This is a predicted structure of a 484-nucleotide part of an RNA (small-subunit ribosomal RNA, 5' domain) from Candidatus Daviesbacteria bacterium RIFCSPLOWO2_01_FULL_43_15.
It matches the Rfam family "Bacterial small subunit ribosomal RNA". Its family is annotated with structural constituent of ribosome and ribosome in the Gene Ontology.
NCBI's taxonomy places the organism under Bacteria, Bacteria candidate phyla, Candidatus Daviesiibacteriota.
RNAcentral holds the full RNA, with entries from SILVA.
Context: one part of a larger RNA
RNA sequence: GGAUGAACGCUGGCGGCGUGCCUUAGGCAUGCAAAUCAAGGGGGGUCCCGAUUUAUCGGGAUCAACCGGUGGACGGGUGAGUAACGAGUGAGAAUCUACCUUAAAGAGGGGCAUAGCUUGUCGAAAGACGAGGUAAUUUCCCAUGUGAUCGCAAGAUUAAAGCCGCAAGGCGCUUUAAGAUGAGCUCGCUUCCUAUCAGCUUGUUGGUGGGGUAAUGGCCUACCAAGGCAACGACGGGUAGCUGGUCUGAGAGGAUGGUCAGCCACAAUGGGACUGCGACACGGCCCAUACAUCUACGGAUGGCAGCAACCGGGAAUAUUGGACAAUGGACGAAAGUCUGAUCCAGCGACGCCGCGUGGAGGAUUGAAGGCCUUCGGGUUGUAAACUCCUUUUAUGUGGGAAGAUUAUGACGGUACCACAAGAAUAAGCACCUGCUAACUACGUGCCAGAAGCCUCGGUAAUACGUAGGGUGCAAGCGUUAUCC
Numbered sequence: 001g002g003a004u005g006a007a008c009g010c011u012g013g014c015g016g017c018g019u020g021c022c023u024u025a026g027g028c029a030u031g032c033a034a035a036u037c038a039a040g041g042g043g044g045g046u047c048c049c050g051a052u053u054u055a056u057c058g059g060g061a062u063c064a065a066c067c068g069g070u071g072g073a074c075g076g077g078u079g080a081g082u083a084a085c086g087a088g089u090g091a092g093a094a095u096c097u098a099c100c101u102u103a104a105a106g107a108g109g110g111g112c113a114u115a116g117c118u119u120g121u122c123g124a125a126a127g128a129c130g131a132g133g134u135a136a137u138u139u140c141c142c143a144u145g146u147g148a149u150c151g152c153a154a155g156a157u158u159a160a161a162g163c164c165g166c167a168a169g170g171c172g173c174u175u176u177a178a179g180a181u182g183a184g185c186u187c188g189c190u191u192c193c194u195a196u197c198a199g200c201u202u203g204u205u206g207g208u209g210g211g212g213u214a215a216u217g218g219c220c221u222a223c224c225a226a227g228g229c230a231a232c233g234a235c236g237g238g239u240a241g242c243u244g245g246u247c248u249g250a251g252a253g254g255a256u257g258g259u260c261a262g263c264c265a266c267a268a269u270g271g272g273a274c275u276g277c278g279a280c281a282c283g284g285c286c287c288a289u290a291c292a293u294c295u296a297c298g299g300a301u302g303g304c305a306g307c308a309a310c311c312g313g314g315a316a317u318a319u320u321g322g323a324c325a326a327u328g329g330a331c332g333a334a335a336g337u338c339u340g341a342u343c344c345a346g347c348g349a350c351g352c353c354g355c356g357u358g359g360a361g362g363a364u365u366g367a368a369g370g371c372c373u374u375c376g377g378g379u380u381g382u383a384a385a386c387u388c389c390u391u392u393u394a395u396g397u398g399g400g401a402a403g404a405u406u407a408u409g410a411c412g413g414u415a416c417c418a419c420a421a422g423a424a425u426a427a428g429c430a431c432c433u434g435c436u437a438a439c440u441a442c443g444u445g446c447c448a449g450a451a452g453c454c455u456c457g458g459u460a461a462u463a464c465g466u467a468g469g470g471u472g473c474a475a476g477c478g479u480u481a482u483c484c
Stems, first nucleotide, its partner, number of pairs: 001484004006480005013355006019348002021313001026311002030308003035070003040067002044063008077266003086191007095183002100179007108142004117132006147158004162171003192238003199229003204226008241263004245256004268289005291302004319345001321344003327341001328339004358389004369380004395420005403411001428473005434453002439468005449456002
């Protein structure tokens, strides 16, 4: 000198674009953040219409519990752990892939349940249990076998579901092949400090049989062999998410990894599996632990490292906001519903950038005042006053978008435009011994204090304090911290 997710002191007019818990991966009141489908299913509530034997039946609208399907594995958060095939980069073979695309073939028949519902019992509640009966795109069996799997072959095994529509047709379903996308796995190289860590290892290293997985493999297991790694640093200890990048530097390098993007890991702590194409699953389940809440003391419930908010911690970091209008996502045939993703608004000079705080004239009275003075004067100083002008900005009034396609705009009566009056609404901070741009007076008297370094201050201090003057930067200026 540059830089920062900064903080602190003094000061503070506006706008645009960014950015904002770096500390306790501490605890969390409250609200919201993942639903959707009635064109898969039967039943229920409410309302309306029609028929009617007043028992009821049919139709329509609406609500939404339950079964069923798809989605809750995405999106969002955090960086605790991890020195690792975790990441980066480049290869590879022994794999899977819902939805989507292309192609081929099919979709015949029958059955058993169960929730909802009705009813009964228990319980403070959460809820649980029994009985009865019911549907489906739930589930089971038989058939078929293009095909697929196994097999040398013969042969064996193996599927399906309907719905809407007057119809045309559409949406689905099953099997297979290929693609696309996504994911799992293996390997080469690179990836911090420490030797005051020198030896480490028994599923350890390899083989055979078996098991397991979508798949290779000590991944697991039985047996056999005795290997494997290490001074090119094994093993141990410490620290740390990695990268694209960012900062600095002429570069080489050094430092760093916040926002944005890719990957990884985690979801109170530890463990486990279930479902599923995909999880060992942040707003799913089970167990244990700690903590917290309710309780009728028998028991039950919870997980903000989602968005806000709160307490705590801290030098320190924001609103319990608006909208699905756009973009994107889930579901749906669609209308649409949901979406704290997202788009916007609010707060903070936290940063960068831009603009303003007026311009011209104005001295034979260089005014007054302040300060200095050798008392002559000098300086503040064209500065002010005064004259003329302008209106960025701010204020008021009026108009008023694009962003959206035929429609739909949170932002927002916002941006922007026009007009009106009026210099009106707007300057500070640090420094002035040298380094280092900028000096005098008074006060103080090794005191009070200053200070980045050398140092300054003990009676004329350009170094302390105040004033006048000056220098630098400017809506900022200084200080502190950290990196180059």